RNA sequence: AUACACUGAGGGCAAAUUUACCGAAAGGUAAAGACGCAAAGCCAUAGGGUCUAAAGUGAGUCUUAGGACUUACGAUGAUAGCCGGUUGCCGAC
Numbered sequence: 001a002u003a004c005a006c007u008g009a010g011g012g013c014a015a016a017u018u019u020a021c022c023g024a025a026a027g028g029u030a031a032a033g034a035c036g037c038a039a040a041g042c043c044a045u046a047g048g049g050u051c052u053a054a055a056g057u058g059a060g061u062c063u064u065a066g067g068a069c070u071u072a073c074g075a076u077g078a079u080a081g082c083c084g085g086u087u088g089c090c091g092a093c
Stems, first nucleotide, its partner, number of pairs: 012037002017032006035081001041086003047083002049079003056073007
């Protein structure tokens, strides 16, 4: 110096849930809170998966003919704590 890796120390992040706010929703942000995490750092434009279903489109029902409601499809929305991509700290004895 490189590779692998146990334990310890110092530090880091923060699931569920609650409150407030944003959003059609999924979900997000802040505070509280810790289930867990060695990449739970970053990337949603490498790619795949998953969640939601607004605009829009089709069908049906009603209609005062303006439209309303139901339903299917629908990602351009979301998720990096699903896989993945990428960068990378300590490491005593």

A computed fold for a 93-nucleotide RNA from Paenibacillus sp. J45TS6, annotated as c-di-GMP-I riboswitch aptamer.
Of the family's consensus pairs, 95% are formed in the model.
The RNAcentral record of the sequence draws on Rfam.
Taxonomically the source falls in Paenibacillus (Bacteria, Bacillati, Bacilli, Caryophanales).
Its mean pLDDT, the model's own confidence on a scale to 100, is 81.